[in-house]
The RNA shown here (SAM riboswitch aptamer (S box leader)) has 109 nucleotides and comes from a soil metagenome. The RNAcentral record of the sequence draws on MGnify. It matches the Rfam family "SAM riboswitch aptamer (S box leader)". Rfam links the family to the GO term regulation of gene expression. The prediction has a mean pLDDT of 80.
Order: sequence, then structure tokens, then C1' cells
RNA sequence: UUAUCAAGAAAGGUGGAGGGACUUGCCCUAUGAAACCUUAGCAACCCCUCUAACGAAAUUUAGGGAGAAGGUGCUAAAUCUUGUACUUACAAAAUGUAAGAGCAGAUAA
Repeated sequence: UUAUCAAGAAAGGUGGAGGGACUUGCCCUAUGAAACCUUAGCAACCCCUCUAACGAAAUUUAGGGAGAAGGUGCUAAAUCUUGUACUUACAAAAUGUAAGAGCAGAUAA
């Protein structure tokens, strides 16, 4: 910088009090947190294999589709919720609700 973020997928061992990025709320946790290890799984970003037109369309020559050996990632809750002198709609006393955009963050290339 670009893409994605409402789906999906956990057991065991060590460990011994924190964790969910941060704020707010809320939640998880001695019926065992973080971290590390083992095994398993999810997914399909990269790599790889197959498929000749299948695709919404365009592009392309592997785009689309199927697969999943390898490189990452992930396996409580939507990125758990929220954050903004923003936009639209509705209601309104402050303000709230819904949708969108933005900020921040995560992952991949």
C1' cells in the first nucleotide's frame, strides 16, 4: 500500500492469576487466566496440484471452480460492545435509535 474481518474450528500436558490490543461497558477465569509444549481441527492469504470456459461481469491465461502437501494465521462472545465536533433517516429537553462512512486494531501478500 492492497485485500479481508457476522462464517468456521479444541483436547491433553506444564503452569498458577490473570485475560478479552487500548478507553467504556460487559464478559471469561481456581469447574484453572496468561505463557509454553503436544496432538487435532478451521480457513484458503501465499505456494503447490487438478480442471478448458465452467465466471455476475470485466480482466486474465489458469480468471472462475475443486483440492489441501508446504509457509503464515486462527480455533469464547461480530474486531464481544464502545470511541468520531462525520453523513442520512426517525424521534427529541439533554440526547437517543438504525444504517453508512471514518478512526483504531488484527491477519495476509